[in-house]
RNA sequence: AAGAAAGUGACAGAAUGGUCAUGUGACUGGCUUGAAACCAGUAUAUGGGGGUUCAAUUCCUUCCUUUCUCG
Repeated sequence: AAGAAAGUGACAGAAUGGUCAUGUGACUGGCUUGAAACCAGUAUAUGGGGGUUCAAUUCCUUCCUUUCUCG
C1' cells in the first nucleotide's frame, strides 16, 4: 500500500425486512437452622452518522475499532 472478515446485555451467542432466542453471571423472593443446589421473578444490548422502507440487527453508504491474508 492492497484485499477480506467482524462489531448485538457484564460475558458467550442466535436472529437473511415484522415483538433482539438461549446459556452463564448479577439482583430479589421461595426452599433451608444457614449456605450450596433447585424453583419463580426482575433489570440490563444491535459501534457512530446518513440513506432506502409502512417497518432495519438485517439492505445501501461513510467513519471508527479489531482480526486475517498478501507485500